Overview
Large-subunit ribosomal RNA, domain II from Oenococcus oeni, 676 nucleotides, folded computationally.
Context: one part of a larger RNA
RNA sequence: ACCGGAGAGUUACGAUUGCGUGCAAGGUUAAGGUGCAAAGACUGGAGCCGUAGCGAAAGCGAGUCUUAAUAGGGCGAAUCAGUACGUAGUUGUAGACCCGAAACCGAGUGACCUAUCCAUGGUCAGGUUGAAGGUGGGGUAAUACCUUCUGGAGGACCGAACAAGUGGGUGUUAAAAAACCCUUUGAUGAACUGUGGAUAGCGGUGAAAUUCCAAUCGAACUCGGAGAUAGCUGGUUCUAUCCGAAAUACAUUUAGGUGUAGCCUUGCAAUUAGCUUACUGGAGGUAGAGCACUAUUUGGUCUAGGGGCCCUUCAAGGGUUACCAAAAUCAGAUAAACUCCGAAUGCCAGCUAAGUAUGUGCAGGAGUCAGACGGUGAGUGAUAAGAUCCAUCGUCAAAAGGGGAACAGCCCAGAUCACCAGUUAAGGUCCCUAAAUAUAUGCUAAGUGGAAAACGUUGUGAAGGUGCAUAGACAACUAGGAGGUUGGCUCAGAAGCAGCCACCCUUUAAAGAGUGCGUAAUAGCUCACUAGUCAAGUGCUCUUGCGCGGAUAAUGUACCGGGGCUAAGCAUAUUACCGAAACUGUGGAUGCGUAAGCAUGGUAGGAUAGCGUAAUUAACGCGAUGAAGGAUGACCGUAAGGACAUGUUGGAGCGUUAACUAGUGAGAAUUCCGGU
Repeated sequence: ACCGGAGAGUUACGAUUGCGUGCAAGGUUAAGGUGCAAAGACUGGAGCCGUAGCGAAAGCGAGUCUUAAUAGGGCGAAUCAGUACGUAGUUGUAGACCCGAAACCGAGUGACCUAUCCAUGGUCAGGUUGAAGGUGGGGUAAUACCUUCUGGAGGACCGAACAAGUGGGUGUUAAAAAACCCUUUGAUGAACUGUGGAUAGCGGUGAAAUUCCAAUCGAACUCGGAGAUAGCUGGUUCUAUCCGAAAUACAUUUAGGUGUAGCCUUGCAAUUAGCUUACUGGAGGUAGAGCACUAUUUGGUCUAGGGGCCCUUCAAGGGUUACCAAAAUCAGAUAAACUCCGAAUGCCAGCUAAGUAUGUGCAGGAGUCAGACGGUGAGUGAUAAGAUCCAUCGUCAAAAGGGGAACAGCCCAGAUCACCAGUUAAGGUCCCUAAAUAUAUGCUAAGUGGAAAACGUUGUGAAGGUGCAUAGACAACUAGGAGGUUGGCUCAGAAGCAGCCACCCUUUAAAGAGUGCGUAAUAGCUCACUAGUCAAGUGCUCUUGCGCGGAUAAUGUACCGGGGCUAAGCAUAUUACCGAAACUGUGGAUGCGUAAGCAUGGUAGGAUAGCGUAAUUAACGCGAUGAAGGAUGACCGUAAGGACAUGUUGGAGCGUUAACUAGUGAGAAUUCCGGU
């Protein structure tokens, strides 16, 4: 892992509601007794519930209590159905649907491991060093001191046994639940070790690491309290039918729990209250708008006040201003906490009209309190987030089908069942791939389509405005582009062209005291401007469609699903077709309904009807001419399931119907046991 078996809402006593049955202003017995031994009978009226309440009570009583009260008020009566048993739902107390802690407490068992201690024994090859003391000699007044030899001290040295366990390697389902190999430390000591003994868990022991106390230690192990408790996790076993949620509010030592309400379901009751649209009448201060208030704010006008400067000066006063600037005024703005104004929706109400089928009360049962995304309106955030928090609608949740390449939350559409029938929706119609290589008119040349901004663009289409133009424009070419004059100043120089000032006059078809290049300064080239040649459009600007650049990322094309496409792209219009579990058709099932007809997706959850298993009772049956069980099969039933047939299966019990009872249904629980 698979297969088989086991495996979870039970029982007792109360409460409450529904249903059933009996009796009914009553209902009913309990223990006990008689009797029986499948009697669930008979007896037993104690007790309980109901028939009357009020008061703390005495007590009174259709009333009573309060009170001084005959007032008022509270609770009652008037308005009358219970009770016993059975059964179903829920609930209380019990382990209370099942499995699951870590822990807590009690009584015991452990120091053969290990920690420390006590008693009594044992062990430490060999080598080295050479303390004190002593002896001889030297030395001193005597000591001191020096030296030879002797001596044999030490938590001394090297190094086996023994003890330890430093580093590395191997091992890691090991040879081993701590080892093996190499290496390393101590090795006369606070050494190591045998045997016996002592200390016990709210404890001991500890050269101290929370270390050790039998492979277990921040409190050992065994049994018991014990089915501890678990607002937590997991699991919870047959079928069909009807309805069908919530992820919100308030409260909570509350936030992943719970209570009440909201939303679901079932029954009963009285009913048309309910909902939608239209109409009518209301309240309101949002969107927008506005500046009349509040707050903010730009420019101008005007003008107090302040500052600067000047005159005067003891003070005062006067003049002036590229300073600041109130108020007033003109023009222009901003606002969730501004409003002179002010919608659309929504909300409230209503005689009414049309449509629809809900709504309300009481009673039983729930579940839900983590929501998600999308559209719209706000807040927070960065007008970030698949972010967060509200409001409102939708979908998912609990919804399958078609589309969107794939894709809970988007678009279409809500699956009762069957069909090798039809029509459509969204979306599509070149091939993959069902259906137009459809039609008409344009646009795009970028594979734009098939990712992106500021900004840039003489890409191209459309619609305007305006200038110039056969008295000849625009572009091109030919020619001119002059004189006073090198204007004045400045300057080394300044001559159109470093800079400053001025910017005139003349000749002209026209020509600046000069547009750019250039020179040291001149020169030179060029432009403005003019004529000619040519010949019909040309310049500027604004709005707009589709494009272009801007454009760089990590496995592999990789930003059309692919092929591929110049339409098979984009825009507008038109006609066909394809396309779903939608709609229609035909047939069937179930529920509701007199019928016509309508309805039947579904998680949590409520309600209903059934199937099957194991006993029991009764009736009726089957069975060695073969029961149950097993195997196979194309049968029946909406399903759980049920027949029937077959055999070289099996070999002794079993079924149907009606009741009744439950140790009654397995795929899941890191489930348990067995087998392979």